[in-house]
Molecule: small-subunit ribosomal RNA
Organism: Microscillaceae bacterium
């Protein structure tokens, strides 16, 4: 510079990922429908169903310039009209799409095998007779349609003769072609005409030719089933005939055996084909409505006749079937022509206008005729296009709508001020679409040309244009959870209802209805229906088959497909330039015309195709040659569980016989069935038979594959190496076909020792049709014959090439015999680069490339059914469909899980103590029960828990009585009527009634109390599955997790794995990790020891005094007290180990290896507890669900479960004597002490607000007594009688004294706690609270054991690693049978029904052909032949209905099991066989898509 101008994705499989894959949506497209709403114009469209039946009216008729007649007018010259006879049209134009799968269509050719009226041009002719027939007359039949019979008569109708060829026949020369043949020339034979008149027009015949229309032929293309595979008798060709314009079996007659077909014949089912339309980046997919081109078809089916042309929409004849008339005898009629009806349907329009424009028939013409055509009505059906108003208008009216006393949207939106005036309305103007023909002039030989002037508009007073008036007349409609633009608030509770997919809705729904507000579009807006996109989701472009679907079991090989170097020639296929044709419309490009566009015009352009010509010759075909490297052969040595058939060995097992020998034997987890005193197992010999062939043996060899194993023989077949003679692409692949093919199975026959489906017993279990045992048939074995099929796997089809290395091995051969190497074939591992989703594959490719075959295209239903084929059956190939789901798969990641492995922790177990369960009684639950027995907490993790104090009270219930801005609190006009006291009524609470009633301040006020309205009440009423905030658990387990790098597509992974080691992710050490954070430790408290300070109310060794009491003086030493130190830290030694760190009865030391104890609790889990501590969103009650009061309830009581008390007794009980804490409380209080009472306690009376007074121990210790027993154990229960606390002990306290004296003599299965000052066993003490039901909780201190071999099991729990279909996470998941219910569907006696071929009887109308018949033609009779139609009749095919019946899917889930998925609890699949409710079991063979261990072996790393 040309040329090109375009390709987007999302959602939804998972706890996440990445892939595979479908479903789904966004786009555009509609002859559309539906719903809701609509203001206008312009262009376009408008029965897709019932090619169903139709009223009505109209869609072809003209010609008097062909012909007679009637009629009518006449100025007598004529003129109008037209029924019939002639002539042209009626084959166009219009309308539908039924059949058609075909030369019908398209497209390109052929006709030397043909026609074409009307127009053209050219050449020529038109002489001369004839004889009917309508019309009209007569006459008849008929209800009508109509029709008969006589008689007259015209023509451009209708028959003869004469002329007459380039027709037609025969000859005969010439020249030409692609084959029959064709051209041209010539000489003989047959064949035609028509006039009218207004007369320079219009026409007629012959020939030639032309254009236009046709008609035949052929190449190429043109849909779906192969579960339709074989079809064909005029079939197929040939020769003569007929027949047509015209060529052919088109049709006869004979002759021939032909013809088609997997490059899909026949058969079935569906369809008009194209130009084009939609869509799509394009290649393609769909479609063929409006226009145009072709074809078919006119009620259904046949026929033909007329014509130039029809086998004829509005034409004829039969025959059907329907419809109407009818005087029943016999007739008419066809809307898919324009309107129109009915009817079908989701659904499609006026019974208009006009022939003014275009075209068309007829005519000379005027002109008639045209529902062809132009217009216009109806309808948002669709594209355009315009309008509904445009500019100011508040920190923003009102309404509505949210909201948190504010606010905040709606909204500059309205309102209100100003402005315009498309549109409508109204008037006024007012078109183009037409100029012609005829007619008049003029020119011209013919055609014709030119001039002037006249006439003609359905649309329509319409389009336009002016003007007037006035925001005047004009919005909706779908959505708003993601995919998608666009949120709230009500209302409703898995109801009602939405959804295109995933999905919502079960009281806080942006998702359902409604409402504000929002988004889109917008005279429209959504659904729906169909088509193309998007999906590369059928992949030419532009797809896969190792695990996702998806390699055929293997070979051989037929057709077909592809095919080594090379030299010529060809020029098919390929490319290159031309011709010719792709119709017009359309579509693109430019320009134009309607005010824009929509719509149209003009014009380029493209139209990938298709036929021909030329030329090119690199690839590919084809020819003729040459080569050797693919292949194959030869030769020579080699290798093997290669294969087929014989012979043969030993070892084991069983069985026989025979000894020996006794009482068991076999067999399991553990039995038993079975076998044995009739002598078994056990042991020895001898013998019989079958089967498989230890070691050698390996990851080893061999075969296509299946598969092949003792030895030896024999026949046989292959492989791989060396040589480079031989042949010279002779190859590769390989739809059909062929042949081979583990197990099981089958059929005959033979054998049968072990084993063993079935069976049969024993076990085992809820069952056990199983696993285990005992037997034990078929079958495993052999001969023949079927079967033909597996996880027939490498889940990887063959065949070449081509691409980094390492190491092993078997076979060969070279080097150079060992050892090493080199090479070619095989077999193995690991890896590079690449590939892969990913595991992984990696020269034996899943790597990069070719060739060629097979197969796939969600998941069920289903390898099923129906149909073929094979098979003796078992079955085996082949192989769907309706329904039905929103996925179903892969590979890999984190969990979590395992009856999966390993390491390791805990009072986990084990080893010990002591108890729970048995009794009584207390206390909590649960049930029940009540009027109420208030709630709540429920497995560990509730249940002497909330409650660390239910007689009122509390108290939340109940039952009755009462209040209503309420019982409380703030704010608060106001008032001092507050309050107190005393009474009544009443259970009270309340409510009357009397009386006394304020303080401070000069004051203004203020303090107290009351208190009206009124604002803010209240609620232990729901939801803890709306929350806070506290708690409980796993756990004091040692995890949990971040930055940043790095490693993988991703999820995530490394860090945190791994060797030690620790209580500990505790610390070393290694290491794509480095480094941090929450957790662990540690800091904090108490408590073991000591040291400094301080000594009061603690102490008291030393001095003093002393009532003998640390009392007193008086002292800081001890103790103690409460403040601050220090002290341990594997720091020392030793041994081990590389460190960490372990041992050591070590040392030191008060303590040693975190001394002991507490506080502290990671990320997170359990929708765990608590809405009744509290708080707090929504809901809910309001003269009650609030609030006071009384009384009862929370305490009932057959029962049953939990935590405890106190016992059973001698380690005791009982009396008496006596000794020694700590932690704590005290003035509404603790009380020494005194007195009183047996006592509980009472009077009294100090002290002490506390190291000061007080409250104060128990077992212990000594003594004594009981002597084994329902006891001097034990204290329940009961009956008297007190104490105290309170307003009150009935219901319902608790102590004291007498009396009473149950049960219970150590506790079944099972179960709880403790590892040291710990268990046990003893008593003390607080808080609560008047008192207490406390034996309870929370703390104190006295005495004070016992055992831990150890980690096989039982529970939890940490980390690592493996399966896994689990992810709500094994309390998972998930299979099948039974039964409900709904859906489609196989089968099916049989019934209907439909198309379609066959055979046979009949056989209309037409056509041919004989014959008759007739002077001759025709008619007419009659036979044949053909054929529409009926009929019979056997079969197939399709399709509906079906009792009954088979299996499938879906569904709230119901009933039996537990088959699978962890080693799924017997590993699982495959095939096949039997078996059994069901999954399933089991035999047999085979896979690994099996876990774990343990050996081997081999690889890589040290």
């Nucleotide at each position: 510079a040309c040329a090109a101008c375009g390709g987007a994705g999302a959602g939804u499989u998972u706890g996440a990922u990445c892939c595979u894959g479908g479903c789904u949506c966004a786009g555009g497209a509609u002859g559309a429908a539906c719903g809701c709403u609509a203001g206008c114009g312009g262009c376009a469209g408008g029965c897709a169903u019932a090619a169903u039946a139709c009223a009505u009216g109209c869609a072809a008729g003209u010609u008097g310039a062909a012909c007679g007649g009637g009629c009518c007018c006449u100025u007598c010259g004529g003129g109008g009209u037209u029924a019939g006879u002639g002539g042209c049209g009626c084959a166009c134009g219009g309308g539908u799409g039924c059949g058609u799968a075909a030369c019908g269509c398209g497209u390109a050719g052929g006709c030397a095998a043909c026609c074409u009226a009307c127009c053209u041009u050219c050449a020529a002719c038109a002489g001369g007779g004839g004889g009917a027939c309508a019309a009209c007359c007569c006459g008849g039949g008929g209800a009508a349609a109509c029709u008969c019979g006589g008689g007259c008569u015209a023509a451009u109708a209708c028959c003869g003769c004469g002329u007459a060829a380039u027709a037609u026949c025969a000859g005969u020369a010439a020249g030409g072609g692609c084959a029959u043949c064709c051209u041209u020339a010539u000489u003989g034979g047959u064949u035609g005409a028509a006039a009218g008149a207004a007369a320079u027009u219009c026409g007629g015949u012959u020939g030639a030719a032309g254009a236009u229309g046709g008609g035949c032929c052929u190449g190429c293309g043109u849909c779906c089933c192969a579960u339709u595979a074989g079809c064909u008798a005029g079939u197929u060709g040939g020769c003569g005939g007929g027949g047509u314009a015209a060529c052919g079996g088109c049709c006869c007659a004979c002759c021939a055996a032909g013809g088609c077909g997997a490059c899909g014949a026949u058969g079935g089912g569906u369809a008009g084909g194209g130009g084009a339309a939609c869509u799509g980046a394009g290649a393609g997919g769909u479609u063929g409505g409006u226009c145009c081109c072709c074809c078919a078809c006119a009620c259904u089916g046949g026929u033909a006749c007329u014509g130039a042309g029809a086998u004829a929409c509005g034409g004829a004849c039969c025959a059907g079937a329907c419809u109407c008339c009818u005087a029943c005898g016999g007739g008419a009629g066809g809307c898919a022509g324009c309107a129109g009806u009915a009817a079908g349907g989701a659904a499609u329009a006026u019974u208009g206008g006009u022939c003014a424009a275009u075209g068309g028939g007829c005519g000379c013409g005027a002109g008639c005729c045209u529902g062809a055509a132009c217009c216009a009505g109806c309808c948002a059906u669709g594209c355009c296009g315009c309008g509904u108003g445009c500019c100011g208008g508040a920190a923003g009216a009102a309404g509505c709508c949210u909201c948190u006393u504010g606010g905040g949207g709606u909204g500059u939106a309205a309102a209100c001020g100003g402005c315009u005036u498309u549109u409508u309305c109204c008037a006024g103007g007012g078109a183009a679409g037409a100029a012609a023909a005829u007619g008049g002039g003029c020119u011209u030989g013919c055609g014709a040309g030119c001039c002037a002037a006249a006439c003609u508009g359905a649309c329509g007073g319409u389009a336009c244009c002016u003007g007037g008036g006035g925001a005047a007349u004009a919005a909706g409609c779908a959505c708003c959870g993601g995919c998608u633009a666009a949120c709230u608030a009500c209302g409703u509770g898995c109801c009602a209802g939405c959804a295109g997919c995933c999905g919502c809705g079960g009281u806080a729904a942006u998702a359902c209805g409604u409402a504000g507000g929002g988004u889109g579009c917008g005279a429209g807006c959504g659904u729906u229906g169909u088509c193309c996109g998007g999906a590369u989701u059928u992949a030419u472009u532009g797809g896969g088959u190792u695990u996702a679907a998806a390699g055929g079991g293997u070979g051989c090989g037929u057709a077909g497909g592809u095919g080594g170097c090379u030299u010529g020639g060809u020029a098919a296929g390929u490319c290159u330039u031309g011709g010719g044709u792709g119709a017009a419309a359309g579509g693109c490009u430019a320009c134009g015309g309607c005010u824009u566009a929509a719509c149209c015009g003009u014009a380029g352009g493209a139209a990938u195709g298709c036929c021909u010509g030329a030329g090119a010759u690199a690839c590919u075909g084809c020819c003729c040659g040459g080569c050797u490297u693919g292949a194959g052969u030869a030769u020579c040595g080699u290798g093997g569980a290669g294969g087929u058939a014989g012979c043969u060995g030993g070892a084991a097992u069983u069985g026989g016989u025979g000894g020996u020998g006794u009482a068991g034997c076999g067999g399991u987890g553990a039995a038993a069935u079975g076998c044995a005193u009739a002598g078994a197992u056990a042991c020895c010999a001898c013998c019989a038979g079958g089967a498989a062939c230890a070691c050698c043996g390996a990851u080893u060899g061999c075969g296509u594959a299946g598969g092949c194993a003792g030895g030896c023989u024999a026949c046989u077949a292959c492989g791989g190496g060396a040589u480079a003679a031989c042949u010279g692409a002779c190859a590769c692949u390989g739809a059909g076909g062929c042949a081979c093919g583990a197990a099981a199975g089958c059929g005959u026959g033979a054998g049968g020792a072990g084993c063993g489906a079935a069976c049969a017993g024993g076990a085992u279990u809820a069952g056990a049709u199983a696993c285990c045992c005992u037997g034990g048939u078929a079958g495993u074995u052999c001969a023949c014959g079927c079967u033909g099929u597996a996880a027939a796997c490498g889940a990887u089809g063959a065949g070449g090439a081509c691409u980094c290395g390492u190491u092993g091995u078997u076979g060969g051969u070279c080097u150079g015999c060992a050892c090493a190497g080199a090479u070619c074939a095989g077999u193995g591992a690991c890896u590079u680069a690449g590939g892969g989703a990913a595991a992984c594959c990696g020269u034996u490719a899943a790597g990069u490339c070719c060739u060629c075959c097979a197969c796939c295209u969600g998941g069920g239903g289903a390898g099923u059914a129906c149909g073929c084929g094979c098979g003796c059956a078992a079955g085996c190939g082949u192989g769907a469909a309706a329904c039905u789901c929103a996925a179903a798969g892969g590979a890999a990641u984190u969990g979590a899980c395992g009856g999966g492995g390993g390491u390791c922790c805990g009072c986990a177990c084990a080893a010990g103590c002591g108890g729970u369960g048995g009794a009584g009684c207390a206390u909590g639950u649960g049930g029940u029960u009540u009027a109420a027995u208030u709630c709540g907490a429920u497995g560990a993790u509730a249940c002497g828990c909330g409650a660390g104090g239910a007689a009122c009270c509390u108290u939340a219930c109940c039952u009755g009585g009462g209040c209503u801005a309420g019982a409380a609190u703030g704010u608060g006009c106001g008032c001092g009527c507050a309050u107190g006291u005393a009474u009544c009524a009443g259970a009270a609470a309340u409510g009357g009634u009397a009386c006394a009633g304020u303080c401070c301040g000069c004051a203004a006020g203020g303090a107290c109390g009351c208190a009206a309205a009124a604002c803010a009440a209240g609620g232990u009423g729901c939801u803890g599955c709306a929350u806070g905030g506290c708690u409980g658990u796993c756990g004091u387990c040692a995890g949990c997790u971040c930055g940043u790098g790095c490693c993988g597509u991703g999820a995530g992974g490394u860090g945190u794995u791994g060797g030690g080691u620790u209580a500990a992710g505790u610390c070393c050490c290694g290491c794509a990790a480095c480094g941090a954070g929450c957790g662990c430790a540690a800091c904090c408290c108490c408590u073991a020891u000591u040291c400094u300070u301080a000594g009061u109310u603690g102490c008291c060794a030393u001095c003093a005094c002393u009532u003998c009491g640390g009392g007193u003086g008086g002292g800081g030493a001890c103790u103690c007290u409460a403040a601050g130190g220090a002290g341990a830290c594997u720091g020392c030694c030793u041994g081990c180990g590389c460190a960490a760190g372990c041992g050591g009865a070590g040392a030191g030391g008060a303590a040693g290896g975190u001394g002991g104890g507490g506080a502290c609790g990671a990320c997170g889990u359990c929708a765990a507890g608590u809405c009744a501590u509290c708080a707090u969103g929504g809901c809910c009650c309001u003269u009650a669900c609030g609030c006071c009061c009384a009384g009862g309830g929370c305490u009932a009581c057959a029962c049953a479960c939990g935590u405890g008390c106190u016992a059973c007794a001698a380690u005791g009980g009982c009396c008496a004597g006596u000794a020694c804490a700590g932690c704590g409380g005290g003035u509404c209080g603790c009380u020494a002490c005194c007195g009183g009472g047996u006592a509980a306690c009472c009077g009294g009376a100090u002290g002490c607000c506390a190291a000061u007074c007080u409250c104060g121990a128990a077992a212990g210790c000594u003594g004594g007594u009981c002597u084994c027993a329902g006891u001097u154990c034990g204290g329940a229960u009961a009956g008297g009688g007190g104490u105290c606390u309170g307003c009150a002990a009935c219901c319902c306290g608790a102590c004291c004294c007498c009396u009473u004296g149950a049960a219970g003599g150590u506790g079944g299965a099972a179960u709880c706690g403790c590892u040291a000052g710990u268990a046990a066993u003893c008593g003390c003490g607080c808080a609560u609270c008047a008192g207490c039901c406390a034996u309870g909780g929370c703390g104190c201190g006295g005495u004070g054991a016992a055992u831990a071999c150890g980690u096989u099991c039982c529970c939890g729990g940490a980390c690592c690693u493996u399966g896994u279909a689990c992810a709500c996470a094994c309390c998972g998941c998930c299979c099948g049978u039974c039964a409900a219910g709904c859906c489609a569907u196989g089968g099916g006696a049989g019934u209907u029904g439909g198309g379609u071929g066959g055979a046979c009887c009949u056989g209309a109308a037409g056509c041919u052909g004989g014959c008759u018949g007739g002077u001759u033609c025709a008619a007419g009779g009659u036979c044949a032949g053909u054929u529409a139609g009926g009929g019979u009749u056997a079969a197939a095919c399709c399709a509906g209905c079906g009792a009954c019946u088979g299996g499938g899917g879906c569904u709230a889930a119901g009933u039996c099991g537990u088959a699978a998925c962890a080693a799924g609890g017997u590993a699982g699949c495959c095939g096949u066989a039997c078996c059994g409710g069901a999954a399933g079991g089991u035999g047999u063979g085979g896979c690994u898509g099996g876990a774990a261990c343990a050996c081997c072996u081999c690889c890589u790393u040290u």